RNA sequence: GAGUUUAUUGGCUAGGGUUCCGGCGUGGCAACACGCGUUUGGUCCGAGAGCCAAAACUGGAAGGAGAGAAAUGCUUUCCAGUCACACGGCGGGACAAAAGCCCGGGAGAC
Repeated sequence: GAGUUUAUUGGCUAGGGUUCCGGCGUGGCAACACGCGUUUGGUCCGAGAGCCAAAACUGGAAGGAGAGAAAUGCUUUCCAGUCACACGGCGGGACAAAAGCCCGGGAGAC
């Protein structure tokens, strides 16, 4: 000094905490109040390096419009394929809070 495809959208999961709900404890006749996330959970957050789907792209087949000598090109449907690779902090930020979230395919390592 260089490291090549910048890699979208949705659903979900690993994971994450504690606003709300449930749970547990204390108080209370009760309604309820307070505390506990070292309460498995529902709601919630959630992956570049997790999954699935869509989208996208490539090729093929059949058709359509227009033009034309013809072809390229455009477009619809269907089929097949591709969507690769990827070690990684400390610290900071958001929401109630935390995190594999965001800064960040960053710094660095190699």

Predicted 3D model of a 110-nucleotide RNA (Guanidine-I riboswitch aptamer) from uncultured Roseobacter sp.
Its Rfam family is "Guanidine-I riboswitch aptamer". Rfam describes the family as follows. This family represents a conserved RNA structure found upstream of the ykkC and yxkD genes in Bacillus subtilis and related genes in other bacteria.
Of the family's consensus pairs, 100% are formed in the model.
The prediction has a mean pLDDT of 79.